RNA sequence: AAAGAAGGCUAAGGCGAUCGCCGGUCACGACUCGUUCGUGACGGGAGGAAAGUCCGAGCUCCGCAGGGCACGGCGCCGGGUAACUCCCGGUCGAGGGAACUCGAAGGCAAGUGCAACAGAGAGUAGACCGCCUGGGGGUUCGCCCCUCGGUAAGGCUGAAAGGGUGCGGUAAGAGCGCACCGGCGCUCCGGGUAACCGGGGCGGCCAGGUAAACCCCGUCGGGAGCAAGGCCACAUAGGGACAUGGUUGAGGGCGGCUCGUCCGAGAUGUCCGGGUAGGCUGCUUGAGUCCGUCGGUAACGGCGGGCCUAGAGGAAUGAUCGCCCAGGGGGAGGUGGCAACACACCCCGGGACAGAACUCGGCUUAUCGGCCUUCGAUCUCC
Numbered sequence: 001a002a003a004g005a006a007g008g009c010u011a012a013g014g015c016g017a018u019c020g021c022c023g024g025u026c027a028c029g030a031c032u033c034g035u036u037c038g039u040g041a042c043g044g045g046a047g048g049a050a051a052g053u054c055c056g057a058g059c060u061c062c063g064c065a066g067g068g069c070a071c072g073g074c075g076c077c078g079g080g081u082a083a084c085u086c087c088c089g090g091u092c093g094a095g096g097g098a099a100c101u102c103g104a105a106g107g108c109a110a111g112u113g114c115a116a117c118a119g120a121g122a123g124u125a126g127a128c129c130g131c132c133u134g135g136g137g138g139u140u141c142g143c144c145c146c147u148c149g150g151u152a153a154g155g156c157u158g159a160a161a162g163g164g165u166g167c168g169g170u171a172a173g174a175g176c177g178c179a180c181c182g183g184c185g186c187u188c189c190g191g192g193u194a195a196c197c198g199g200g201g202c203g204g205c206c207a208g209g210u211a212a213a214c215c216c217c218g219u220c221g222g223g224a225g226c227a228a229g230g231c232c233a234c235a236u237a238g239g240g241a242c243a244u245g246g247u248u249g250a251g252g253g254c255g256g257c258u259c260g261u262c263c264g265a266g267a268u269g270u271c272c273g274g275g276u277a278g279g280c281u282g283c284u285u286g287a288g289u290c291c292g293u294c295g296g297u298a299a300c301g302g303c304g305g306g307c308c309u310a311g312a313g314g315a316a317u318g319a320u321c322g323c324c325c326a327g328g329g330g331g332a333g334g335u336g337g338c339a340a341c342a343c344a345c346c347c348c349g350g351g352a353c354a355g356a357a358c359u360c361g362g363c364u365u366a367u368c369g370g371c372c373u374u375c376g377a378u379c380u381c382c
Base pairs, nucleotide, nucleotide: 001378004375005374006373007372008371009370010369013324014323015322016321017320018319019318021045022044024042025041026040027039028038029037030036047353051364052363054362055361056360057359058358059225060224061223062222066259067258068257069256071221072220073219074218075217076090077089078088079087080086091105092103093102094101095100106216107215111214112213113210114209128155129154130151131150132149134147135146136145137144138143163181164180165179166178167177168176182206183205184203185202186201187200188199189198190197191196229281230280231279232278239272240271241270242269243268244267251263252262253261288307289306290305291304292303293302294301295300325350328348329347330346331345334343335342336341
C1' cells in the first nucleotide's frame, strides 16, 4: 500500500426558537365534584432489527393435571441461563495457505429399504476380456482353435468394485504365507472431569455407502393464549319446537386415543326467533440498564453504587425558521508530497432497511454508512 478474518460501538442528524400531538409531576382556577375542563411551569415520548411469529419463558385461564400409547423436539463432551432447538469453551470431521468458518456430530454386525445408466458383478454383491493345468485337433514348430476344470493378481464399467506396497509361493494365482502400513476386535499403560488423544502387546479378523431414508436407542414435552383474563354499565325473550339417550352414571374436566380420577342431573344435536359488540383495566420497575470491583479462558455470576428512559387506543413524537455539519454529488486547481495521496476553499445537500401495541432471552431475514480493536498472510521502503 491493497485486499482478508474476527469482535465491539454507532445508526445523520445536532443546537436554538415558535406553534402543534401523547403522557407524567406540581400549582392555580372553574364546574355538572368526575383525573371533568382550562391556564402556567418542569421533565419524558420508536429500532438494531420495532420485522418474521420460528423457539424459550414471565404472566393469565382451564377445580388438580397422574400413568400409558401415539405425536413432536433434541442428539459428541463439559459449562452458562428463568428456560431453550440459544450462548460459551473443548473434542472430532470438512473447507481454507493462514487468521478463521461450517457441521441435522448417537446407532448400518437389530431389521426393512434406496443407489438411474454402465458394468461380469453394487453387499449371504463377481466371471465379460484375460491367465493356467488336463484332454482333443491343426501347424510354417513361433503357436492357433475347441472343451472340462482352476483363478480373481492384471484389464473394462462406474460416484463407489472384495484393504494397500513389496517379497515368497503357485500350473496360473489369491492374506495362501511373511514384512511394513491402514482398518477392525481384545487387552494394558499414560494424559484429560469428559468427548477424546498418544503409546505397547496379541489376533489374517478385512463384515462398502446412505438414517436431513423408514427405523432403533437415549432424553425432554398438559393445553390455550393479552383478540389471555378481570370489572362496570346497558339491553333482551333466563324464548320456542323436534329427536336421542339418562344415577346400573348421560355429559363435562379444551391437541388425539386410552386407563385412572374428580364434578355430576340434566345433557347432546337440528331448526326458528331475540339482544349486545360500549367503557375501564390488564398496560409498564423489568430474570431492567450504566459504572466500579472480585471470580471465571469465556458465556456468565457475586458485591457495591447510580439511573427510571413511550404506553397510544383506529392508534401520539409533526411543521416552520436560523446556524453547524457526516456520507454523497459538483466546481476550481491552492498547499504539502517522488508518487500514491492528504489538507484547505466554494456550491448543493438530511441518503439504506425501515415504525412500538403485554413484557423479556434468543434465532432468522432485510440493510446505507461511520468509528475503534485484534489477528493471519502478500508487496514495497527504511